[in-house]
A computed fold for a 101-nucleotide RNA from Phenylobacterium sp., annotated as Glycine riboswitch aptamer. Taxonomically the source falls in Phenylobacterium (Bacteria, Pseudomonadota, Alphaproteobacteria, Caulobacteraceae).
RNA sequence: CCGUCUCUCGCGGGAGAGACCCUUCGCGGCCCUCGGGCCUGAAGGGAGCCGAAGGCGCAACCGCCCCGGAAACGCUCAGGCAAAAGGACCGCGAGGGCCGA
Numbered sequence: 001c002c003g004u005c006u007c008u009c010g011c012g013g014g015a016g017a018g019a020c021c022c023u024u025c026g027c028g029g030c031c032c033u034c035g036g037g038c039c040u041g042a043a044g045g046g047a048g049c050c051g052a053a054g055g056c057g058c059a060a061c062c063g064c065c066c067c068g069g070a071a072a073c074g075c076u077c078a079g080g081c082a083a084a085a086g087g088a089c090c091g092c093g094a095g096g097g098c099c100g101a
Stems, first nucleotide, its partner, number of pairs: 002100002005097009020046007028039004048081003054077001055075003061069003
């Protein structure tokens, strides 16, 4: 100096599943026959669904083989089911760390 691996940050891409039903409350707007209706936010309850934050489980496989590591598979505790946010993973850039030539 370069490269693999790894960590952090930034940018870009990034799926799935109901703007579900009921009750209550609040801000604001619209309509109105002044009874109410619609949009919208939250809380509580109810089933349904998703799986790519996290978590857990089995295991191919791997290892230093006592034992341990281990998925995009499975479970759905958490999370999510308009938009927004989040999002495993991928690409690019920057800054570190370990190791090797």
The sequence was found by an Rfam model in a public genome assembly.